[in-house]
Context: one part of a larger RNA
RNA sequence: GGAUGAACGCUAGCGGCAGGCUUAACACAUGCAAGUCGAGGGGUAACAGAGGUGCUUGCACUUGCUGACGACCGGCGAACGGGUGAGUUACGCGUAUAGAAUCUACCUCUUACUAAGGGAUAGCCCAGAGAAAUUUGGAUUAAUAUCUUAUAGUAUGUUUACUUGGCAUCAAGUUUACAUUAAAGGUUACGGUGAGAGAUGACUAUGCGUCCUAUUAGCUAGAUGGUGUGGUAACGGCACACCAUGGCGACGAUAGGUAGGGGCCCUGAGAGGGGGAUCCCCCACACUGGUACUGAGACACGGACCAGACUCCUACGGGAGGCAGCAGUGAGGAAUAUUGGACAAUGGAGGCAACUCUGAUCCAGCCAUGCCGCGUGCAGGAAGACUGCCCUAUGGGUUGUAAACUGCUUUUAUACAGGAAGAAACACUCUCACGUGUGAGAGCUUGACGGUACUGUAAGAAUAAGGAUCGGCUAACUCCGUGCCAGCAGCCGCGGUAAUACGGAGGAUCCAAGCGUUAUCC
Numbered sequence: 001g002g003a004u005g006a007a008c009g010c011u012a013g014c015g016g017c018a019g020g021c022u023u024a025a026c027a028c029a030u031g032c033a034a035g036u037c038g039a040g041g042g043g044u045a046a047c048a049g050a051g052g053u054g055c056u057u058g059c060a061c062u063u064g065c066u067g068a069c070g071a072c073c074g075g076c077g078a079a080c081g082g083g084u085g086a087g088u089u090a091c092g093c094g095u096a097u098a099g100a101a102u103c104u105a106c107c108u109c110u111u112a113c114u115a116a117g118g119g120a121u122a123g124c125c126c127a128g129a130g131a132a133a134u135u136u137g138g139a140u141u142a143a144u145a146u147c148u149u150a151u152a153g154u155a156u157g158u159u160u161a162c163u164u165g166g167c168a169u170c171a172a173g174u175u176u177a178c179a180u181u182a183a184a185g186g187u188u189a190c191g192g193u194g195a196g197a198g199a200u201g202a203c204u205a206u207g208c209g210u211c212c213u214a215u216u217a218g219c220u221a222g223a224u225g226g227u228g229u230g231g232u233a234a235c236g237g238c239a240c241a242c243c244a245u246g247g248c249g250a251c252g253a254u255a256g257g258u259a260g261g262g263g264c265c266c267u268g269a270g271a272g273g274g275g276g277a278u279c280c281c282c283c284a285c286a287c288u289g290g291u292a293c294u295g296a297g298a299c300a301c302g303g304a305c306c307a308g309a310c311u312c313c314u315a316c317g318g319g320a321g322g323c324a325g326c327a328g329u330g331a332g333g334a335a336u337a338u339u340g341g342a343c344a345a346u347g348g349a350g351g352c353a354a355c356u357c358u359g360a361u362c363c364a365g366c367c368a369u370g371c372c373g374c375g376u377g378c379a380g381g382a383a384g385a386c387u388g389c390c391c392u393a394u395g396g397g398u399u400g401u402a403a404a405c406u407g408c409u410u411u412u413a414u415a416c417a418g419g420a421a422g423a424a425a426c427a428c429u430c431u432c433a434c435g436u437g438u439g440a441g442a443g444c445u446u447g448a449c450g451g452u453a454c455u456g457u458a459a460g461a462a463u464a465a466g467g468a469u470c471g472g473c474u475a476a477c478u479c480c481g482u483g484c485c486a487g488c489a490g491c492c493g494c495g496g497u498a499a500u501a502c503g504g505a506g507g508a509u510c511c512a513a514g515c516g517u518u519a520u521c522c
Stems, first nucleotide, its partner, number of pairs: 001522004006518005013374006019367002021332001026330003030327003035076003040073002043069002047067003050063006083285003092210008102202002107198008115149004125138005153181001155180004161174005185190001211257003218248003223245008260282004264275004287308005310321004338364001340363003346360001347358004377408004388398003414458005422449001428443007466511005471492003477506005487494002
């Protein structure tokens, strides 16, 4: 000199953009953060409408009939999105390859099929238990829930023969025979099942790179390899039985410490040095530890089970819970914000769609935390006033065009009026084309921000400047007070009676809505 997720002190007008618990992965009150589908099903608790019956003529009863819809069964989603960085020095990450050793729901393309039957079970109803959480029994019922059979394939397994290819183990294809194994309907177009391909995503392995300590020198028995078996989507000590005795290491094994990694960021001419906030990618974690289930995918943040610590409810028998989601609270700390709005846009889940959900996201609020921009007036104005300070030769100098005053302007602020873009759609209506639901066009509608941005009008200099420094480094000097005291100080060093270094004043310098100090990095 540059920089920062900064803090502290003094001060503070506005706007835009960005950023905002670095510490205790400490503990959490309350609300919200993941649902959706009636075009899968039995239905009808509630709402609205309609129909029917009775007769007290406006009441009562009834019908799932329609719109719709709570709970229940079922499907898809909940493995995404969001948070955090504890752990991890590791194939974790980065980069480049390999999978002839693999899987992949939803999506796209191609192809074939969607047959016949069975038994239940929630809900509803009845009877209970319990303070509650919740739960037991009985009867009855449906499905795109579940089970059995048939059929099929370019599927799988075994087997015969052949062809082609590769990178060794081998792989792909054709062919013969046998065996095994599917499905769901519902009603106007959405599904379901088998097979092949694509895309996407995931998993595994390998080369190279990835901090400090040698005052850590030896480490290792599933350990290294083989055979076989089991297991996996898949190869493999992944696991197990047996056999062999291997494997790693001063080119740093093992051990200990520290740490999420990268893109990037800061600095520097570069080489380097330091860092890993915000944003993007990957990984890991979800009170602590362990485990599996379901599923295409989890060993699962707002799922389950067990144990532990902690908190809460209790009728004392027993139960409930997990903010490192968004806000917010306490604690810690030098220190870090609203218990806000909207789904209008983008994206996601479900759904034929309308639509519903979405603390993702988009917005608004707070904060000078940073960067950038703007303003606090402009021009004239010398009797160079008064005051203050200083010098003095008593003349004067400085503040100083500064002020007053005169004229003018009006960014921002204030008042009033107008007022967006972000929006194109979906849906609905009409037209056209092809063809039988697709595409194109036209019309109509949709805004949280927000009466915001922006524009016009009105009046008026009106509403708006501070901080540090002035001995040298280093831009800027005098007076008074003090008297090695009080104090200053980044370094050198100032202060003991004339201090340009302390404190105040006048003046000056540098920055400026900021200025300084501290901390940290180069």
Source information:
Predicted 3D model of a 522-nucleotide part of an RNA (small-subunit ribosomal RNA, 5' domain) from uncultured Olleya sp.